[in-house]
Context: one part of a larger RNA
Molecule: large-subunit ribosomal RNA, domain VI
Organism: Candidatus Omnitrophota bacterium
RNA sequence: CGCACGAUAAUUGAAGAGGAGCUCUCCUUAGUACGAGAGGACCGGGAGAGACGGACCUCUGGUGUUCCGGUUGUCCUGCCAAGGGCAAUGGCCGGGUAGCUAUGUCCGGAAGGGAUAAGCGCUGAAUGCAUAUAAGUGCGAAGCCCCCCUCAAGAUGAGUUAUCGAUCUCCGCUUCGGCGGGGUGAAGGCUCCUCGUAGACUACGAGGUUGAUAGGCUGCAUGUGUAAGGGCCGUGAGGCCUUAAGCUUAGCAGUACUAAUCGGCCAAACGUUUGACC
Numbered sequence: 001c002g003c004a005c006g007a008u009a010a011u012u013g014a015a016g017a018g019g020a021g022c023u024c025u026c027c028u029u030a031g032u033a034c035g036a037g038a039g040g041a042c043c044g045g046g047a048g049a050g051a052c053g054g055a056c057c058u059c060u061g062g063u064g065u066u067c068c069g070g071u072u073g074u075c076c077u078g079c080c081a082a083g084g085g086c087a088a089u090g091g092c093c094g095g096g097u098a099g100c101u102a103u104g105u106c107c108g109g110a111a112g113g114g115a116u117a118a119g120c121g122c123u124g125a126a127u128g129c130a131u132a133u134a135a136g137u138g139c140g141a142a143g144c145c146c147c148c149c150u151c152a153a154g155a156u157g158a159g160u161u162a163u164c165g166a167u168c169u170c171c172g173c174u175u176c177g178g179c180g181g182g183g184u185g186a187a188g189g190c191u192c193c194u195c196g197u198a199g200a201c202u203a204c205g206a207g208g209u210u211g212a213u214a215g216g217c218u219g220c221a222u223g224u225g226u227a228a229g230g231g232c233c234g235u236g237a238g239g240c241c242u243u244a245a246g247c248u249u250a251g252c253a254g255u256a257c258u259a260a261u262c263g264g265c266c267a268a269a270c271g272u273u274u275g276a277c278c
Stems, first nucleotide, its partner, number of pairs: 001154001005165007016151004022050007034039001052108005060102004067095005072087006112146003119139004168183006188266004192208005213259003216255005223247002229242005
C1' cells in the first nucleotide's frame, strides 16, 4: 500500500509450505511348522533398550561475580571490640534461592485409510486350448497421498464469524454516476510512562489511579548455620549461655507509601436492495 466505510476479536485451510518418519534385544506363540539330524521359523501377542527430536525444572546435579558463613596477608574507620577496602576486576574456601541448564524428568516415531512399485492373482478372448491383459477386476512396500505436529487469507482467488462506531459538514469540478480538497472527530489506535512470561533495536505481552505494573514496606518461603551486645568459665588461644540466633538477591502473597500525572496526535463519514409513511 492492497484486501472498495472505519475498527476489535476469534477462526477456516484437499490453497500452500515446513517438520516428523529410525533400529535393536528379550519373553511368548513354540523347541511347534519344517528337517534324518544339526538346527529352527512365518503369522500373532507382550516387555524393554539405544540413538534422535520436542518440552520442562518436581526429583538428581551444574551454574548462581546482587544471599549466608569461614579464613590468610595488609591498609583504613584514633584504640579494644565490631566492621570496610585490596590481593590480575569473586583474595581464597564451604554452601546456596530464582533464572538458565543436562548428565535429570516427561513425551514422540505408532495405529489407521487411499492409490501404487517390483511381485502374486481372478475372470478372459484375440488363438474353441492356454494365457494375470487386450475389455474388466483383486492383493501387494520403511516409499507416494491423507492421518500426526507447526506456520499459513499478499490464497490479489486477499475467505468466514461475532461485536463496536458511522453513513455529518464546507468549497471546487462534474459526463450528474461521482471526483478532488478542507473541517468536525465516533469506534479504535498511536505517542508517553511503570514493567516482563518478551526482547539486539523494533516487535510481542502485562499495566497506567475505576490501578497491584515496578519499587518500597509487611508476612511467608528458601538459603546460610547459632549474629551483635551482655553474662559465665579459662593465664590464654578459646568455649558455653542468651540463640535453630542473626542476616537472607532474582521466589510467593498482601499493602497505594513512591512512580505509571495531566495530556498530545492519527482516524470513517461511501455503496446496494427491500418495505412503510409524507